[in-house]
Predicted 3D model of a 372-nucleotide RNA (Bacterial RNase P class A) from an uncultured Rhodobacteraceae bacterium.
């Protein structure tokens, strides 16, 4: 000084004028017989969109629904260890592979000796296989035919070890060294793994994000859940069934509820009006402790939207990066003038994961190059 990797934060600022939306609080009108309950105006004071609110992909809190243990089956899901967390398909930290010089990335990472499938076309030959060019040796004779061999060529994604040496007619683990590969006493780790003395010429590849197998989770629905009050209509009608038959679950087996007029099933009315859920949290933020991290714990501070077809908006000023143009400068810059900032809105609520992102501040590592 350049290239890279990976993490953080912020994501327009400021005044002036006027409009919204909700809490709290004075005061004022008002609807209803009252009261209870509600609807409005004034004035103060607080408070008002995101990192993603987006996707609807996973986990949950919470509501409802008679189910509930135990075995079992079906569907789905996850899939190396070890810890985290209210949980996960998430996060940390490790191990094994992959890819980069490296910093660091990625992996749908158990099982191929339980079976069953699939491996196009090329190529002799695609799975306990085969001899295509080629090489070597006999025979007859310039090319064939026998026979050996797959090291070398070719063909694929992938050809039944690799390299080097001995050895052969040529050749080949035929033998031998190293390495790969199978086993492996013993030593490290909580494990996943690793190293490993020795043994073995040792061969039958791959894909389970193909059925499959194994381990280990899984009940349905969703704030239009669900409760309450007001109102109003038909406190409606027709059919089956019982007093232990029947239902509540995929099935049994135990308990338990429906339920002591329960219940199925058909058909028809009404109600679109209030209120609650409705935001104090598995919460922010500081800092101490333990932890390698995730994250737990302990003290101290703070309340940050709650709308109901949907609130935060209008308008005037002034700064405002990148980026363009111009003069000065050796360059780095610096000086006018120009321009005007991405991806996007809450609807019960959190944890997360994938996507999209202009521009600014900035932490730390990595490699190269330069000076000292």
């Nucleotide at each position: 000084g350049c290239g890279g990797a990976u993490g953080g934060c912020u994501g327009g600022a400021u005044g002036g004028c006027u409009g919204c939306g909700c809490c709290g609080u004075g005061u004022u009108c008002u609807g209803u017989u009252u009261u209870g309950c509600g609807g409005g105006g004034c004035g103060c004071g607080g408070c008002g969109a995101g990192g993603a609110a987006a996707g609807u992909c996973c986990g949950g809190a919470c509501u409802c629904c008679a189910c509930a243990a135990g075995g079992u089956g079906a569907c789905g899901g996850u899939g190396c260890c070890g810890g985290g967390u209210a949980a996960c398909g998430c996060c940390c930290g490790g191990c094994g592979g992959a890819g980069g010089u490296a910093a660091c990335u990625c992996c749908a990472g158990g099982g191929a000796a339980a079976g069953c499938g699939c491996c196009a076309c090329a190529g002799a030959a695609a799975a306990c296989a085969g001899a295509c060019c080629g090489c070597c040796u006999u025979g007859c004779a310039u090319g064939c035919a026998a026979g050996g061999u797959c090291a070398g060529g070719g063909u694929g994604a992938a050809a039944c070890g690799g390299u080097g040496g001995g050895g052969u007619a040529a050749g080949a683990g035929c033998c031998c060294a190293c390495c790969g590969c199978g086993g492996g006493a013993c030593g490290g780790g909580c494990a996943a793994c690793c190293g490993g003395a020795c043994c073995g010429g040792c061969a039958c590849g791959g894909c389970a994000a193909g059925c499959c197998c194994c381990a280990c989770c899984g009940g349905g629905a969703g704030c239009a859940a669900u409760g309450c009050c007001a109102a109003a209509u038909a406190g409606g009608g027709a059919u089956c069934c019982g007093c232990a038959a029947g239902g509540c679950c995929g099935c049994c087996u135990u308990g338990g509820c429906c339920a002591u007029g329960a219940g199925a099933u058909c058909c028809g009315g009404g109600u679109u009006g209030g209120c609650a859920g409705c935001u104090a949290g598995a919460g922010a933020u500081g800092u101490c402790u333990g932890g390698u991290a995730a994250c737990a714990g302990g003290c101290a501070u703070c309340c940050c939207a709650g709308a109901g077809g949907a609130a935060u908006g209008g308008u005037c000023a002034u700064c405002g990066a990148a980026c363009c143009u111009g003069c000065u400068g050796c360059a780095a810059g610096g000086c006018a003038g120009g321009g005007g900032a991405a991806c996007a809105a809450a609807a019960u609520c959190c944890g997360g994961c994938u996507u999209a992102c202009a521009g600014g501040c900035u932490g730390u590592c990595c490699g190269c190059g330069c000076a000292c």
The prediction has a mean pLDDT of 75. It matches the Rfam family "Bacterial RNase P class A". The family's RNA type in Rfam is ribozyme.